The prediction has a mean pLDDT of 87. The RNA shown here (SAM riboswitch aptamer (S box leader)) has 104 nucleotides and comes from Bacillus methanolicus. Lineage of the source: Bacteria > Bacillota > Bacilli > Bacillaceae > Bacillus. The sequence is in RNAcentral, with records from Rfam and Ribocentre.

RNA sequence: UUCUUAUCCAGAGAGGUGGAGGGACUGGCCCAAUGAAGCCUCGGCAACAGGCUUUCCAAAGCACUGUGCCAAUUCCAGCAAGCGCUAAGCUUGAAAGAUGAGAA
Numbered sequence: 001u002u003c004u005u006a007u008c009c010a011g012a013g014a015g016g017u018g019g020a021g022g023g024a025c026u027g028g029c030c031c032a033a034u035g036a037a038g039c040c041u042c043g044g045c046a047a048c049a050g051g052c053u054u055u056c057c058a059a060a061g062c063a064c065u066g067u068g069c070c071a072a073u074u075c076c077a078g079c080a081a082g083c084g085c086u087a088a089g090c091u092u093g094a095a096a097g098a099u100g101a102g103a104a
Stems, first nucleotide, its partner, number of pairs: 001104008013042005021031003025078004043070003048066003051062004074096001079093005
């Protein structure tokens, strides 16, 4: 990097550095000099994989390790089907994206 698969309406901050951007992309709409992204330190959330405990088994728990994450539903929509006052919009499923695990 590619493929497969599970999950994605919950949860979680502060300091230093840095200096103008960021929220994947497009359109919105937000965040940002009361300082963006990035990097460092400490902290936290969660329970995907391994581990440990309980257990007849399923399951449940712990949070040690490997990740991951800590604005807004994956911020909303983006393609299709249906509903609807041929509207606004709503529901469902895709596509795309993110993360884990396995494989090549």